Context: one part of a larger RNA
RNA sequence: GGAUGAACGCUAGCGACAGGCUUAACACAUGCAAGUCGAGGGGCAGCGGGGGCGGAAGCUUGCUUUCGCCCGCCGGCGACCGGCGCACGGGUGAGUAACACGUAUGCAACCUGGCCGCCACAGGGGGAUAACCCGCGGAAACGCGGCCUAAUACCCCGUGACGCCACCGGAGGGCAUCCUCCGGUGGCCAAAGGAGCGAUCCGGUGGCGGAUGGGCAUGCGGCGCAUUAGCUAGACGGCGGGGUGACGGCCCACCGUGGCGACGAUGCGUAGGGGUUCUGAGAGGAAGGCCCCCCACACUGGGACUGAGACACGGCCCAGACUCCUACGGGAGGCAGCAGUGAGGAAUAUUGGUCAAUGGGCGGAAGCCUGAACCAGCCAAGUCGCGUGAGGGAUUAAGGCCCUGCGGGUCGUAAACCUCUUUUGCCGGGGAGCAGUGGUCCGGACGCGUCCGGGCCGGGAGAGUACCCGGAGAAAAAGCAUCGGCUAACUCCGUGCCAGCAGCCGCGGUAAUACGGAGGAUGCGAGCGUUAUCC
Numbered sequence: 001g002g003a004u005g006a007a008c009g010c011u012a013g014c015g016a017c018a019g020g021c022u023u024a025a026c027a028c029a030u031g032c033a034a035g036u037c038g039a040g041g042g043g044c045a046g047c048g049g050g051g052g053c054g055g056a057a058g059c060u061u062g063c064u065u066u067c068g069c070c071c072g073c074c075g076g077c078g079a080c081c082g083g084c085g086c087a088c089g090g091g092u093g094a095g096u097a098a099c100a101c102g103u104a105u106g107c108a109a110c111c112u113g114g115c116c117g118c119c120a121c122a123g124g125g126g127g128a129u130a131a132c133c134c135g136c137g138g139a140a141a142c143g144c145g146g147c148c149u150a151a152u153a154c155c156c157c158g159u160g161a162c163g164c165c166a167c168c169g170g171a172g173g174g175c176a177u178c179c180u181c182c183g184g185u186g187g188c189c190a191a192a193g194g195a196g197c198g199a200u201c202c203g204g205u206g207g208c209g210g211a212u213g214g215g216c217a218u219g220c221g222g223c224g225c226a227u228u229a230g231c232u233a234g235a236c237g238g239c240g241g242g243g244u245g246a247c248g249g250c251c252c253a254c255c256g257u258g259g260c261g262a263c264g265a266u267g268c269g270u271a272g273g274g275g276u277u278c279u280g281a282g283a284g285g286a287a288g289g290c291c292c293c294c295c296a297c298a299c300u301g302g303g304a305c306u307g308a309g310a311c312a313c314g315g316c317c318c319a320g321a322c323u324c325c326u327a328c329g330g331g332a333g334g335c336a337g338c339a340g341u342g343a344g345g346a347a348u349a350u351u352g353g354u355c356a357a358u359g360g361g362c363g364g365a366a367g368c369c370u371g372a373a374c375c376a377g378c379c380a381a382g383u384c385g386c387g388u389g390a391g392g393g394a395u396u397a398a399g400g401c402c403c404u405g406c407g408g409g410u411c412g413u414a415a416a417c418c419u420c421u422u423u424u425g426c427c428g429g430g431g432a433g434c435a436g437u438g439g440u441c442c443g444g445a446c447g448c449g450u451c452c453g454g455g456c457c458g459g460g461a462g463a464g465u466a467c468c469c470g471g472a473g474a475a476a477a478a479g480c481a482u483c484g485g486c487u488a489a490c491u492c493c494g495u496g497c498c499a500g501c502a503g504c505c506g507c508g509g510u511a512a513u514a515c516g517g518a519g520g521a522u523g524c525g526a527g528c529g530u531u532a533u534c535c
Stems, first nucleotide, its partner, number of pairs: 001535004006531005013386005019379002021344001026342003030339003035084003040081002043077002047075003050071009091297003101221007110214002115210007123157004133146005163188011193202003223269003230260003235257004240252003272294004276287004299320005322333004350376001352375003358372001359370004389420004399411005424476001426471005434462001438457009479524005484505003490519005500507002
């Protein structure tokens, strides 16, 4: 000098764009953060409509209003069964020195829901169960028993291969175990319906292929201590087996005695890794906050279940610590999601708005959900831009300060005063883009369930914001540090090794450009200094 997720002191006009618990992976009140589908199903608690019966009021005696009960008939729909999602998105960096990450490969040892392409199929039957109803237990959380019922829930039979398994025969290839293809025989396994007047659409099952996502293995690379020198019993290998989607000492029985290490094993300490970032002419050194990729974790430890996928942040079980409720028998909870609270700390924000856009889940769609996201709020904490006025103006006022002191110098064209401008701010008026589409009607095209055109209706949180126009008015807007040398900027007074300064050298003991004040000057400027850290 540069840099920072900074903090502290003094000061502070505006905007844009980025950023904002680096400490206690400390504890958490409250609200929200994952649902959706009635076009899978039985139903009907609540709401609206319709129908029936009855009552009341008005009365044009058959209508209007209103109340009660009944009927799932319609729109819908809490809870329930079922499907898909909840393994994404969001957070954190504790652990991890490891194939965790980066890079390059391999899988002849593997999986992949939804999506895309192709082929084929969907025949028949059965038994339950939740909700509901009845009854019971419990303070609660919740549980138990009985009876009924549905399905795209569950089960059985049939069909079934280019699929899987076994055996036989043949061909080709290779990379060691082998791989691929063809033929034959035997064995094994499927399915679901719903909407619509319909055309048809959305789904179902098996298989092959693709795409995407993942799993496993390997070479190389990236840290401190040798004042850590030896480490190792599933340890290293083999045979056989178990297990897995799959290889493997992953696990097990048996056999062998190996394996690693100064090219640094083992131990200890520290640490998420990378893209990148800072610095530097570079080589290098340092860092890994925001954003992106990967990993790991979700109160602590362990475990599996479900599922295409988890050993699962807002799922389950067990143990533990902690907090809360309790009728003392027993229960409930997990902000390292968004906000917010306490604590810790030098220190880090709102218990805001909206799904309008982008994206995600579900749905045929309308739509619902979405603290992802988009916005707004707070903070000079950063970068950039703008302003605090411009031109003229003295025989250089007053005042301050200084001197060689009837005088001169300096603050200083600075001010006053004249002319002008009006950014930002203030007041008034107008006012976006972000909106593409959705519903409905009409028309058109074709690769026929999508697209295009037109009419009408509806649609923006931000926001009456950005921006534009007009108005008044120099009006409302400058500080901070330094001035002995390094280092740019000097005098006076006070003080008298005191009080104090200080990054280094060093200043101060009676004329201190070094302390304190003043005048002046220098530097930077909505900032300026200080501290901390890196180069």
This is a predicted structure of a 535-nucleotide part of an RNA (small-subunit ribosomal RNA, 5' domain) from a Bacteroidales bacterium. It was read from a public genome assembly. Model confidence (mean pLDDT): 88 of 100.